A computed fold for a 534-nucleotide part of an RNA from Fibrella sp., annotated as large-subunit ribosomal RNA, domain I.
Lineage of the source: Bacteria > Bacteroidota > Cytophagales > Spirosomataceae > Fibrella.
The coordinates come from a structure-prediction model, not an experiment, and the mean pLDDT is 84.

[in-house]
Context: one part of a larger RNA
RNA sequence: GGCGCAUGGAGGAUGCCUAGGCUCUGAGAGGCGAUGAAGGACGCGACAAGCCGCGAUAGUCUUGGGGUAGCCGCACAUGGGCAUCGAUCCCAAGGAUUCCGAAUGGGGCAACCCUCUGUAAUGAAGUUACAGAAUCCAGCAAUGGAGGCAAACCCGGUGAACUGAAACAUCUAAGUAACCGGAGGAAAAGAAAACAAUAGUGAUCCCGUAAGUAGUGGCGAGCGAACACGGGCCAGCCCAAACCCGAACUGUUACGGCAGUUUGGGGGUUGUAGGGUCGAAUUUUAAGAGUAGUAACUGGACUGGAACGGCAUGGGAAGGCCGGCCAUAGAGGGUGAGAGCCCCUUACAGGAACAUUUACUGCCUGUUUCGAUACCCUGAGUAGGGCGGGACCGGAGGAAUCCCGUCUGAAGCGAGCAGCACCAUCUGCUAAGGCUAAACACUCCUCAGAGACCGAUAGAGAACCAGUACCGUGAGGGAAAGGUGAAAAGUACCCUGAACAAGGGGGUGAAAUAGAACCUGAAACCAUGCGCCU
Repeated sequence: GGCGCAUGGAGGAUGCCUAGGCUCUGAGAGGCGAUGAAGGACGCGACAAGCCGCGAUAGUCUUGGGGUAGCCGCACAUGGGCAUCGAUCCCAAGGAUUCCGAAUGGGGCAACCCUCUGUAAUGAAGUUACAGAAUCCAGCAAUGGAGGCAAACCCGGUGAACUGAAACAUCUAAGUAACCGGAGGAAAAGAAAACAAUAGUGAUCCCGUAAGUAGUGGCGAGCGAACACGGGCCAGCCCAAACCCGAACUGUUACGGCAGUUUGGGGGUUGUAGGGUCGAAUUUUAAGAGUAGUAACUGGACUGGAACGGCAUGGGAAGGCCGGCCAUAGAGGGUGAGAGCCCCUUACAGGAACAUUUACUGCCUGUUUCGAUACCCUGAGUAGGGCGGGACCGGAGGAAUCCCGUCUGAAGCGAGCAGCACCAUCUGCUAAGGCUAAACACUCCUCAGAGACCGAUAGAGAACCAGUACCGUGAGGGAAAGGUGAAAAGUACCCUGAACAAGGGGGUGAAAUAGAACCUGAAACCAUGCGCCU
């Protein structure tokens, strides 16, 4: 020096564990905000740095309900208190809530600075306290509203590129990403100027099929319907106008009125046309998406809630053996090892305030017939057209349909639009006003639950005081770090030592090679002893 064995050190793999995650399911909730939010700054404790809680009434105040023996958070110590005259705690409702922040009296380098007006402190100055003082919109005003934040879902506006086409320009990616505006618990759409085809359907939305079909396409890459059918869910309505009545104003007048404009009420709402008008008749009940009350259901702090002993082993019994018991409860968790019967619970039952849903009732809204007639009404800078764009499965094409810009511009019920250029016949429908539940999307959040999901290099970045430490001028990037023991019983006392280091005794404990650098404790690496070889 090498190899081997053994014992240690070092190290922190592995095993076991879970306080945390991940993905779902079922309910709920789907908003908060000028009555000042979200988010913060600074404070508040006997001692108080951090977290959490709270706000100058500051570790909390009041009331009502529940609950019962302990309590003064994490936080296991000291000191001092509270509580059966019911505290702490839980539920509900109030009170209080500094400063910044939309931040809103003005300013500002957020948590700071400086004003004005009114009132009060006996008057003035000063000072202090309280209240008010931003902007925009609506309104004559009084006054009311808006603003900001928030995960996704939704509607609208603006709108890429990488990429694909094996290059690239039309095309694609894609009306995607991103940005902006707006709303709701859903949003949007929606009661045919629709489809269809000689037969019919009957608002919208969503799922399956039709179908990768018909089409479109440098006919490349690609893009890509509808009819019809099967399901989910079902719900339909209101204005404008004609006509009638009223009011105000204007014009005119022969002062009787008449006309016009604006406005309020009635009326009326459709395509087998309907309504007005005129003439008759009869008065009736559906419905509601609105509101209040009553009752019931469900939830609700919480309450009741069955049944076990012995023996041996062991530090410890819930495991073993023996013998019992309950079960509308043998889900789960805890307890010194593995407990239906020890504890918390669990099945089941009950439950105040309050809340949800449903039903009923009242109010409110609102609804009905027949005939005649062809006088009136039925959404105009509209439909349509030219030009230029866009949307549709449809890239301008033979290009219907829909939307926008621009220039034009009808008919008006003997009317008009559509049925994929256009025309005729036929068929369907009635535009140029509006509202509308359900079925369909999502989950920042709450409760309950589940997993052939993870188990500390995994699972969230974060099981631990993590969006922290740290890095960056900044936008931003972004960690590591879990486990003594059943119980601290966390080593009294002695010794070595300079020692508040470290260790040796001794003590605790089942165990201390469980001693806090603490479960297990692999390997690399290091050391010591022994053996063999050189």